Predicted 3D model of RNase P RNA and transfer RNA as a complex of 433 nucleotides. Rfam match: Bacterial RNase P class A. Rfam links the family to the GO terms ribonuclease P activity, dimeric ribonuclease P complex and tRNA processing. Rfam classes the family as a ribozyme.
[in-house]
Parts: sequence; C1' cells; structure tokens
RNA sequence: CAAGUAAACCGGGUGACCGCUGUGGUAGCUUGCUAUUACAGAGGAAAGUCCGAGCUCCACCGGGCAGGAUGCUGGGUAACGCCCAGGAGGGGUGACCCUACGGAAAGUGCCACAGAAACACACCGCCCUUCAGCCGAAGGGUAAGGGUGAAAUGGUGAGGUAAGAGCUCACCAGCGGCUGGAUGACUGGUCGGCUGGGUAAACCCCAUCCGGAGCAAGACCAAAUAGAGGGACAUAGGGACGCCCGGCCUGUCCCCGGGUUGGUCGCUUGAUCCUUCCGGUAACGGAAGGGCUAGAUAGAUGGUCACCGCCCUUCACUUGUGAAGGAUACAGAACUCGGCUUACAGGUUUACUUGACCU
RNA sequence: GGCGCAUUCGUCUAGGGGUUUAGGACACCUCCCUCUCAAGGAGGAGAUCACCGGUUCGAAUCCGGUAUGCGCUA
Repeated sequence: CAAGUAAACCGGGUGACCGCUGUGGUAGCUUGCUAUUACAGAGGAAAGUCCGAGCUCCACCGGGCAGGAUGCUGGGUAACGCCCAGGAGGGGUGACCCUACGGAAAGUGCCACAGAAACACACCGCCCUUCAGCCGAAGGGUAAGGGUGAAAUGGUGAGGUAAGAGCUCACCAGCGGCUGGAUGACUGGUCGGCUGGGUAAACCCCAUCCGGAGCAAGACCAAAUAGAGGGACAUAGGGACGCCCGGCCUGUCCCCGGGUUGGUCGCUUGAUCCUUCCGGUAACGGAAGGGCUAGAUAGAUGGUCACCGCCCUUCACUUGUGAAGGAUACAGAACUCGGCUUACAGGUUUACUUGACCU
Repeated sequence: GGCGCAUUCGUCUAGGGGUUUAGGACACCUCCCUCUCAAGGAGGAGAUCACCGGUUCGAAUCCGGUAUGCGCUA
C1' cells in the first nucleotide's frame, strides 16, 4: 500500500421566525377553560409481533389423556427458543466463521424411475459337479468384477481359495468391553472381526417445560335504557383452548334485541440509567456515589430561511484550495421490560490476518 | 394497539413428498358448423406454485425468515 476478519460506536450542528404535547408558576373569569412565562419532549432499530417475562382479569384446587415447545455439555438470568465458555462436525492459506448437534441397535411407515435385489437378493460374470463334450443344458457355490441407482451389505493392500468372502493379517473408519483424564459434552490407551443402509424439518421414543386471555387487560365516576324475547336446566348448567375424573363453589348459563360511545385511574421510579471499585476466562453478579430521562388518545415531538459540517460530480489553477451543482439513509413511541429477526445514505475507532514493496 | 388466517394459469380452485416442471371450470386463440351471431363440436396456448434460505436422493407439499392481503377484538 492492497485485500480481508472481528468488535465497539456515531448516524448531522448552530441561529432566527411560525406552530404542537405535557408539567410547574402567574393573571383572568364562565371553575375548567383562556392568556402568558419557565422547563421537558422519539430510536438503534421506537419496526416485525417471532420468543420470554412483569402486571391485570378469568371464585379456587388436584389427577389423567390429548396438544404444543425445546433438544451436544457446563454456566448466566426474573425467564427464554436469548447470552457466555467449552466439545464434536464442516468451511477458509489465515485472522476467523457456520451448525434444527438427543435416539435409526424399541417399534411402525416410506425409499418414485431404473435395477436381479431397497433390507433381503443373484441379471451378466467367476468357479465346481453331472449330462454332453466345440457350442450348450441342469444343479450348486460366490459377492471379488460389470451393470442400475441418490443410496447395494466397512475401505485399501497382502495372504488364502475350485472361485471367492473379515475367511486370516497390516493400516484406517465405526461399534462394543476394560481402563486413564475431564464437573460434563468428550478424549487418550488397550482388547474383541463385532461391521447391524437412509429418512425422526415421517409417525414415534427419551429428557425438560407449558392453565387461558390480553392495557381495546382491568378498576371507578358520570350518562343512558326495552326485555313478561327465545333456548338449556337441580340425575342439570357454569367455573375463560379440547376431552375425562375427583373435591369445592354458585343459582344460573347460552343466543337474539335495545341504550351509552364522555371522563379519571391503570401510565411511566424501573429485573432503571451513569461513574468508580471488587468477584468471575466470559455472559453476569455485588458494593458505594450520583441522576430522573416523552406520555399523546385520532393520536404532540413539526415547518420555512440562513450559515456550517460530511460525501459525490464538473471546472479552474498557485496542487490543496476555490467556485457551481447534486446528495444527506432506514424509520417514527401508544402498558412496560429482556432478547431475536429484519431495514439502514454515509462515517469513525481498536485489535488481528494474508499478500506485495521499501529500509 | 392486540390476536388469528391465507397466498397455485387472467379469475375460481384440485393436488398435503416421486409415477405431475402441476389437473379442472369459466375466460382467451385457431378450425368446424351457420346466411351471420350465440350455443355446440375439435384442437391449442396460458403457472418462476408470492419471495429468500434450509431438511431430503428428490419440495407446490415439510421447517425457518420476508412480503402482501383478509378476518376477529372496546
């Protein structure tokens, strides 16, 4: 210098004018409005609503079935499908990255076409015996070679054999036993020819977890009014996804129709943020000090102008400055948090890798 | 705001791992019939199975994400 890897962060600024929402003060009156003033006023994703919780309601509790979710190991956390560290497998020259990564030796299903055969078999071939003896026919052995297929009964080599074969041996791969190390996933050694196809993002098995609904939850105030409406009913109905059982509670439960469609609370102090120290490889935890940082309800946080910043293009020359023009993203709180995922103009910093060149 | 569901020729749909790069109806095109049109008959074209990844030998179908549309809820 070029190409890359990982992590962290920013994501326009200043001023003027005109507006919007909230809170506090002051003044006025019609006593909840108006005017004025001070202060505060979107994000890294506020998004998708994909997971996990807090909170609230469904009087309540227990058991079984069904259903759903997760899936290497250890830890973190309020919890998680998230995060951290590690193992195994895969990719990259490397920094480093990726993985839905339990079980196919519990059982069942499926494996189209092709092929002899798709989980049990023999089409061609090879070999032996008999008939015949040049061809060929019948019976048997074989799984080395050929062929089919995505996949064909561990792989390579040697011995062995009628031909062959883990039949035997060496090395490699897997599985099982014994044994050393590790909390564990796993791994080192050794023994045994044990070699038992794939698919579980097919049913299923194993382990762990799960009641439901969601702030339009829900509570209160005000206002309003039409129920001799229909149905189920005490061996019944209801108890907030479905089915069954038991206890308990209740006098009701479902449908149809009518009225109201205003306000207050919930609502923002919270698993909260910042700094320092301590423990831990880390995620994270603990202590001390400090801070308060939007709460709208048809939905505020905006618009115009000027100057500057950053980037791009063109021109000019005094070669790093000037002039002109363009561009400045994704998006926008709606009960609140912890994550994940997706979108994003442009820019900054740190650590590391590979290659080339110079000294 | 919250909670559910769907996406296959122009339109409505079937297919729920292979024999199907997808079947049917209406619509479209060509020919026949008719004096002409309609109806009828014969033939044909028309689908990136919304998009991007993954599992599998093999995906419209199974799984994850994205986009679009619809429904319910005071």